A computed fold for a 74-nucleotide RNA from an Acidobacteriaceae bacterium, annotated as transfer RNA. RNAcentral holds the sequence, with entries from ENA and MGnify. NCBI's taxonomy places the organism under Bacteria, Acidobacteriota, Terriglobia, Terriglobales, Acidobacteriaceae.
RNA sequence: GGACCCGUAGCUCAGUGGAUAGAGCGCACUUCUGACUAAAGUUGAGGUCGCCAGUUCGAGUCUGGCCGGGUCCG
Numbered sequence: 001g002g003a004c005c006c007g008u009a010g011c012u013c014a015g016u017g018g019a020u021a022g023a024g025c026g027c028a029c030u031u032c033u034g035a036c037u038a039a040a041g042u043u044g045a046g047g048u049c050g051c052c053a054g055u056u057c058g059a060g061u062c063u064g065g066c067c068g069g070g071u072c073c074g
Base pairs, nucleotide, nucleotide: 001073002072003071004070005069006068007067010025011024012023013022018057027044028042029041030040031039050066051065052064053063054062
C1' cells in the first nucleotide's frame, strides 16, 4: 500500500429501513438477615448507536469519506 471484518450502556453482546434502542453481568435502591460479598425483587440510573456528509416520508441498519481496532496479502 491492497482486500475483508468490526466499532451500540462501565464490560460482553443482540438489534429485517418503521413505534419509546435492548439482554446478561456490573452499579443503585428495596426486601430478607444478627450481619453480608449471598438470595429475592425494582415501572431504578446509565446511550449524541466512533465522527462528518448523503439517500429516504423515516437510518443503529443503506451509500461515501475519515478515525480507531483485528485478520490476511504484498
Overview:
It matches the Rfam family "tRNA". From the family's description: Transfer RNA (tRNA) molecules are approximately 80 nucleotides in length. Rfam classes the family as a transfer RNA. RNAcentral records the identical sequence in 2 taxa.